[in-house]
Context: one part of a larger RNA
RNA sequence: GCUAGGGAGUUUUGGUUAGUGGCGAAACAAAUUCCUUCACGGAAUGAGUUGUAGCGAAAGCGAGUGUGCGCAGUGUUGAACGAGGCACAGAGUCUUAAACGGCUUUUCAGUCACUAGUCAAAGACCCGAAACCGGAGUGAACUAUUCCUGAGCAGGUUGAAGUCUCCCUUCCGGGGGACCGAAGACCGAAACCGGUUCUAGUCUAUCUGUUCGGGUGACUUGGGAAUAGAAGUAAAAGGCCAUUCUAACCCGGUUAUAGCGGGCUCCUCUUGAAAUAGCCCUCAGGCUAGCCUCAAUGGAGCAGGUCAAUGGGGUAGAGAUACUGAUUAGGGGGUACUGGACCGAGAGGUCUAGCUUUCUUGUCAAACUCCAAAUCUAUUGACUGCGGAGAAGUUGGGAGUAGGGGUAUGUGGGGUAAGCCCCAUAUCCUAGAAGGGAAAAACCUAGACUUGGUUUAAGGCCCAUAAAUGCUGGUUAAGUGUGAAUACGAAAAGCGUCCUCUUCCACAGACAGUUGGGAGGUAGGCUUAGAAGCAGCCAUCCUUCAAAGAAUGCGUAACAGCUCACCAAUCGAGGGAAAGGGCCUUGAAAAUAAACUGGGCUAAAACCAGCUGCCGAGAACCAAGACAAGUUUGUGAAUGCAAACUUUUGUAGUAAGGAGGUGCUCUGAUAGAGCCAAAGCAAGGUGGAAACAUCUUGUGAAUCUGUCAGAGAUAUGGAUCCUAGC
Numbered sequence: 001g002c003u004a005g006g007g008a009g010u011u012u013u014g015g016u017u018a019g020u021g022g023c024g025a026a027a028c029a030a031a032u033u034c035c036u037u038c039a040c041g042g043a044a045u046g047a048g049u050u051g052u053a054g055c056g057a058a059a060g061c062g063a064g065u066g067u068g069c070g071c072a073g074u075g076u077u078g079a080a081c082g083a084g085g086c087a088c089a090g091a092g093u094c095u096u097a098a099a100c101g102g103c104u105u106u107u108c109a110g111u112c113a114c115u116a117g118u119c120a121a122a123g124a125c126c127c128g129a130a131a132c133c134g135g136a137g138u139g140a141a142c143u144a145u146u147c148c149u150g151a152g153c154a155g156g157u158u159g160a161a162g163u164c165u166c167c168c169u170u171c172c173g174g175g176g177g178a179c180c181g182a183a184g185a186c187c188g189a190a191a192c193c194g195g196u197u198c199u200a201g202u203c204u205a206u207c208u209g210u211u212c213g214g215g216u217g218a219c220u221u222g223g224g225a226a227u228a229g230a231a232g233u234a235a236a237a238g239g240c241c242a243u244u245c246u247a248a249c250c251c252g253g254u255u256a257u258a259g260c261g262g263g264c265u266c267c268u269c270u271u272g273a274a275a276u277a278g279c280c281c282u283c284a285g286g287c288u289a290g291c292c293u294c295a296a297u298g299g300a301g302c303a304g305g306u307c308a309a310u311g312g313g314g315u316a317g318a319g320a321u322a323c324u325g326a327u328u329a330g331g332g333g334g335u336a337c338u339g340g341a342c343c344g345a346g347a348g349g350u351c352u353a354g355c356u357u358u359c360u361u362g363u364c365a366a367a368c369u370c371c372a373a374a375u376c377u378a379u380u381g382a383c384u385g386c387g388g389a390g391a392a393g394u395u396g397g398g399a400g401u402a403g404g405g406g407u408a409u410g411u412g413g414g415g416u417a418a419g420c421c422c423c424a425u426a427u428c429c430u431a432g433a434a435g436g437g438a439a440a441a442a443c444c445u446a447g448a449c450u451u452g453g454u455u456u457a458a459g460g461c462c463c464a465u466a467a468a469u470g471c472u473g474g475u476u477a478a479g480u481g482u483g484a485a486u487a488c489g490a491a492a493a494g495c496g497u498c499c500u501c502u503u504c505c506a507c508a509g510a511c512a513g514u515u516g517g518g519a520g521g522u523a524g525g526c527u528u529a530g531a532a533g534c535a536g537c538c539a540u541c542c543u544u545c546a547a548a549g550a551a552u553g554c555g556u557a558a559c560a561g562c563u564c565a566c567c568a569a570u571c572g573a574g575g576g577a578a579a580g581g582g583c584c585u586u587g588a589a590a591a592u593a594a595a596c597u598g599g600g601c602u603a604a605a606a607c608c609a610g611c612u613g614c615c616g617a618g619a620a621c622c623a624a625g626a627c628a629a630g631u632u633u634g635u636g637a638a639u640g641c642a643a644a645c646u647u648u649u650g651u652a653g654u655a656a657g658g659a660g661g662u663g664c665u666c667u668g669a670u671a672g673a674g675c676c677a678a679a680g681c682a683a684g685g686u687g688g689a690a691a692c693a694u695c696u697u698g699u700g701a702a703u704c705u706g707u708c709a710g711a712g713a714u715a716u717g718g719a720u721c722c723u724a725g726c
Base pairs, nucleotide, nucleotide: 001726002725003724004723005722006721011122012121013120014119015118016117017116018115019114020113021112022111023110026050027049028048032044033043034042035041054061055060065089066088067087068086069085073081074080090105091104092103093102094101125263126262127261128260132253133252134251135250137249138248144227145226146225147224148223149222150221151220152219153217155187156186157185158183162179163178164177165176166175167174168173192214193213194212198209229245232240233239266661267660268659269658270657271656276289277288278287279286280285290401291400292398293397294396295395296394297393301386302385303384305383306382307381308380309379310378311377312376317371318369319368324365325364326363327362329360330359331358332357333356334355337354338353339352340351341350342349343348404429405428406427407426408425409424410423412421413420434445435444436443449625450624451623452622453621454620455619459615460614461613462599463598464597468612470611471610472609473608474607475606481601482600492586493585494584496583497582498581499580500579502577503576504575505574513570514569515568516567517566519543520542521541524538525537526536549564553562554561626651627650628649629646630645631644632643633642634641635640662715664712665711666710667709668708669707670706671705672704673703680699681698682697683696684695685694686693687692
C1' cells in the first nucleotide's frame, strides 16, 4: 500500500418546549405490603411533589368586577350577538402623610405517563498531549564515583639527586670522569586506552577506513561490593543513573485536561444563512443582538417599486468687499515705531522696505461659504406588486455565524504603489452549475425539477471550430495589427502617408531643369611683406544696365580661376510655405523561439464608419411528465387515503432548521416458505426519485421470511485510525 473485520451524540437523574393519551380543581405516587399466568402485570398505602392567590424582608393583609371593540362562528338581508382575542376602567398588596410607581389579578387548568427536540450534572460524539501526584514499588549487567582483591604495559632514548674519584682554590666554592637510575620525562600504528581531521551519507538508532592523541600514570583493566529518584553520582558538561534525564522506569489516580488538531457511517423532499454590533485577562473562544428555520397566535394590511405633493439637508460644483484663513502684480493715502540709502554744520529732511488703509488685478481651502445640485431621506396620496389559499404584529422550540474575498463607485492611509491597509454603498464568489472570455472563484450572458424541440443572449462567422473568404466607403505597409483589459507604451522627433484649412507665386509664363550674362568707378579705405569681393577692422556709396552684393561658398603667397545672389532666353501648368487632424514609424532594454490560442492573414482574415444575414446557453417560448405547496369532491374516529384541478404558484445551494422514507440485528403476536433444495455466494435481467426491492440460472446443503408492534452495542472511504492476512 491493498483486502477483510472492528471503528465515533450513548446512558442515568433533573429541568424546559412540543406532540399523543389518562384523570381533572385536582393530578400522581416513592419506599413498603399483598396477589399472580412471573410480567413493560394487578391491588393496597397518600409520606410527599406540583397546582388551585397574590403582595411584602417580615409582622401581616388579601382580589376573583365593569364597559367598549371584535376574528372564527351563529343570525339577519342593510339589526345584531359574539367562545377565544384586544383596549380602557376597576380590585389586591408593598412603599407613603397622601399619591406616583413596582408586582399580581380580571372566572378556574392543572397533573401524571409515553415519545421527540434541547439544556444541566456526569468520561458525555470518538481519538490525541506535554504535564501533576502517589507507592516502606523496580533498577548501578550501560554509565558516574568509591571500596576490596587480582591483572597488564615490546623496544629504544635522555641521564635529576646521590656515591666514588681526579683537578683548581686563602675562604665561600668551581670543574672533569665513572657509577647510579629519578621523572603525572622523551620516541613509539608493540599491547592497551582514546576518538582530532578527512572520508562516508543514516550505514548494526553513533559504523568502517585514514590521520591523530595518551602509552609508569590523577594510567588501563577483570572479578566481587557500595551509593536510588526531588534522591544518587559528578576534575561541573545539567553530565550520567540499562538506546530513557532541567528529575529514570513500572503500576496506579485516569476515559487527567485540551477555547487546539484530525475524524464522525443510509436515501429523498423543503426552506436557507453569517463572516457584523456591544461586552468579556477579550482578539484561534464565549454571552446578547442581528441574519436562517419550525410551530403557534393574530385577523388586514405590507413593500430598497413608480409617480405626485409638502418638508429635511450643505456633499459634488462654484465663489471671493459674503465671513475665516492663505495668496500674485500695480496705483493712491497714512506712517508713532523698526531696517537701509542719500542730503544737511546741526536741528532735521527726502526716498525705500516693513506696517496700515483704500482702489484695480490674478489665484486657493477636509476642519471657508453670499450660493448650490444630482442621488438620498421623512410624511401623505394615487398606481403597481404581494395578501382570508392568511398581510403586519406577537409568542415559543432549534440553530449556525461573529478569520471572509474579488469587482465597481465615493473618501482616507500609502508613493492618487500593491493580488496593499481601514471604511461606506451595490453586486458577485463564498454556498452558483450552464454559455462566452484559449486555459480561469468572483469580468460579460444567465440563476440548472426531468425529457424532447424552437428562438435568442454575451460572444462570434478563412481553417483547427458551429456560422459571411458577406456588402458599401475610407485608412495602414509597420505583420502595425489580428487583445474589452493584463505595456489603450511617455516626453520628444519624422519631406512615411491621407484629409481639412489659411496664405503666397503663376499663361504679363510660376517652381525645377538647361543655355547665356553676372559689369564699371575699384585693387573702396585702413591694416599688412602682401590683403585685389572672400585673414582682420571701418564703411557698405555711386554709375551703366534686362540684371549683377564694395559680394554666398570654394580657391591663390597675393592675383588668377570656379560658383551663388540677381537678370534674360528656353520650357509650358501648376508650384511654395504655415496650422490642425487620422493611421503609421523612431523613441522601445531581461533572461529560447514565446503574452495574436495555433495555422496563417495585406484593395485583409487589420483598423475606422455604415448595412444585411447567420451561428450560438440548461436563458425565453412550446409539448409531455415528476414532486412540493394548495383548492375542490368523496370517504374515515383520527394522523390520513382516493380522484380531479392550479388560467395567476414554486422546484441551484455550504453551515443550519423542518418533513417523509430505506436497510441491519433481536423480541412478541400473526401468517407462511423449505431436502421436489433454505440462507449465503456468483452472473444476468426487471422495478423504484433514491436508500433499496425483486426475478432467472448456477453453486450450495438446512434453515429462512412477510405483515403489525417493540427494543437497539443499527448503516463507513477516510481519523499519520485499530487488528489480521497478502